[in-house]
RNA sequence: GAACGAUAAAGGCAAAACGGUUAAAAGACCGAUACGCAAAGCUAAAGGGCCUAAAGAGAAAUCCAUGGCAGCCAGUUACCGAA
Numbered sequence: 001g002a003a004c005g006a007u008a009a010a011g012g013c014a015a016a017a018c019g020g021u022u023a024a025a026a027g028a029c030c031g032a033u034a035c036g037c038a039a040a041g042c043u044a045a046a047g048g049g050c051c052u053a054a055a056g057a058g059a060a061a062u063c064c065a066u067g068g069c070a071g072c073c074a075g076u077u078a079c080c081g082a083a
Base pairs, nucleotide, nucleotide: 004081005080012037013036018031019030020029021028022027035071041076042075043074047073048072049069050068051067056063057062
């Protein structure tokens, strides 16, 4: 340095449901929690995937991201050090 990840040490994050705010929705934020996580840090203007469909299109079914998701994959940076 790379890879790996322990019933180690020190710390960290916080799913769902619930209450509140916000948004057209998906979702986000706050509270109270604790399903889990070794990147559950960051990046959605590198890429794939997924969710939503207000506006727009359409006779309708429906289509469509300019709205989102990084706790889906990915990219990137990083703490510790048993085997």
The prediction has a mean pLDDT of 87. A computed fold for an 83-nucleotide RNA from Eubacteriaceae bacterium UBA6119, annotated as c-di-GMP-I riboswitch aptamer. It was read from a public genome assembly, where an Rfam model found it.